Molecule: transfer RNA
Organism: Candidatus Berkelbacteria bacterium
RNA sequence: GGGCGGAUAGUUCAGUGGUAGAACGCUGCGCUUACAUCGCAGAGGCCAUAGGUUCAAAUCCUAUUCCGCCCACCA
Numbered sequence: 001g002g003g004c005g006g007a008u009a010g011u012u013c014a015g016u017g018g019u020a021g022a023a024c025g026c027u028g029c030g031c032u033u034a035c036a037u038c039g040c041a042g043a044g045g046c047c048a049u050a051g052g053u054u055c056a057a058a059u060c061c062u063a064u065u066c067c068g069c070c071c072a073c074c075a
Stems, first nucleotide, its partner, number of pairs: 001071007010024004018055001026042005048064005
């Protein structure tokens, strides 16, 4: 320098055009002498950033940033 993949809740990940979900974690209640387990409820993210397309974008296109992998070049 070229190519590919990834960035979504505190963490690990789904979601591939119609105003975002799960598990674990966290909070409250029930249960228990108590703790754990279990059950119920709740809080928590505008989707890496900026543009573009569209009636409508996490999703499609472009650029940039960061992470990982492969190739090439120099030494």